[in-house]
Context: one part of a larger RNA
RNA sequence: CCCAGGCCAGGGAACUCGGCAAAUUAGCCCCGUAACUUCGGGAGAAGGGGUGCCUGCGGUCUUGGGGAACACCCCCGGGACCGCAGGUCGCAGUGACAAGGGGGACCUGACUGUUUAACAAAAACAUAGGUCCCCGCGAACCCGUAAGGGCUUGUACGGGGGCUGAAUCCUGGCCACUGGCGGUACGUGAACCCCGGGUACAACCGGGCGAAGCGCCGCUGAAGGCCGGGGGUAACUCUGACCCUCUUAAGGUAGCCAAAUGCCUUGCCGGGUAAGUUCCGGCGUGCAUGAAUGGAUCAACGAGGUCCCCACUGUCCCGGCCUGGGGCCCG
Numbered sequence: 001c002c003c004a005g006g007c008c009a010g011g012g013a014a015c016u017c018g019g020c021a022a023a024u025u026a027g028c029c030c031c032g033u034a035a036c037u038u039c040g041g042g043a044g045a046a047g048g049g050g051u052g053c054c055u056g057c058g059g060u061c062u063u064g065g066g067g068a069a070c071a072c073c074c075c076c077g078g079g080a081c082c083g084c085a086g087g088u089c090g091c092a093g094u095g096a097c098a099a100g101g102g103g104g105a106c107c108u109g110a111c112u113g114u115u116u117a118a119c120a121a122a123a124a125c126a127u128a129g130g131u132c133c134c135c136g137c138g139a140a141c142c143c144g145u146a147a148g149g150g151c152u153u154g155u156a157c158g159g160g161g162g163c164u165g166a167a168u169c170c171u172g173g174c175c176a177c178u179g180g181c182g183g184u185a186c187g188u189g190a191a192c193c194c195c196g197g198g199u200a201c202a203a204c205c206g207g208g209c210g211a212a213g214c215g216c217c218g219c220u221g222a223a224g225g226c227c228g229g230g231g232g233u234a235a236c237u238c239u240g241a242c243c244c245u246c247u248u249a250a251g252g253u254a255g256c257c258a259a260a261u262g263c264c265u266u267g268c269c270g271g272g273u274a275a276g277u278u279c280c281g282g283c284g285u286g287c288a289u290g291a292a293u294g295g296a297u298c299a300a301c302g303a304g305g306u307c308c309c310c311a312c313u314g315u316c317c318c319g320g321c322c323u324g325g326g327g328c329c330c331g
Stems, first nucleotide, its partner, number of pairs: 001326008010317002014315001019312001027051005036041001038166001052088016089093001101310007108302002113125002129164007141150003168296003172227003177224002179220005186215003193208005228246005255289001256286001267283005
């Protein structure tokens, strides 16, 4: 010096990316417990008190003997557990072992679950629930050239496929583009076939007929997706309910926000601190929020992420000592 472990005055997170690590708490009994809430929960909330041993008494259960007696009752004794009272020892009684630190707020995912065997456990996957599309079974969908097979010992209250992801409150506008579905007088549209030309036959040339598809006409967003710009205007100012204009398929509704989304940005105001690029509450021309690529909200839950407080500590001020092992030096 390294590894494992133990103790520490005063301070108590000043350490650090971050309380990482350690410390605190701890079992059981009793008292007592807030906001919020989907009324289940939150709850072991929080916060208190008790806990050994001895003696006495009582209770419950049980067991041996006795009362002429297996049932109830009484008497004498034993055991287990519980309660009350008194006494007693130590610094300390769940005396060792074992054994939650607690609280508040926000982000995120509803939850229990699942995952990268061997660097990731998560806000990723799944999930009940929601919704859309396909399918009448020799089905739809999937594997296979096929035969055949899966789903299927199934049959629409079923199965297949997609998106979303509990509940609650909701889910706005656009069908121009792409897709899906339907329609189609008409246009286009291969071969066969028909007609004409051509060739002793042909090739070939022209025309007719003409399926799907495409054009064309519609519908369709919990289909892929998309959801504007400029100017003016109220008797202080500011703002602009209002008006004009360009333009689009339609110009972002309800909500929500410097958010896991905001470039400028440490935005501005407020809170907490003596001091806060983080955090919390507001604000809102939002570089580039926004509604099942779901929007918002949300009790409970989380080895998820962020911030604060209490408690506690060798993380630190700042280092010291001890035990065991290793390394190194000397012999």
A computed fold for a 331-nucleotide part of an RNA from a hot springs metagenome, annotated as large-subunit ribosomal RNA, domain IV.
RNAcentral holds the full RNA, with entries from SILVA.
The prediction has a mean pLDDT of 88.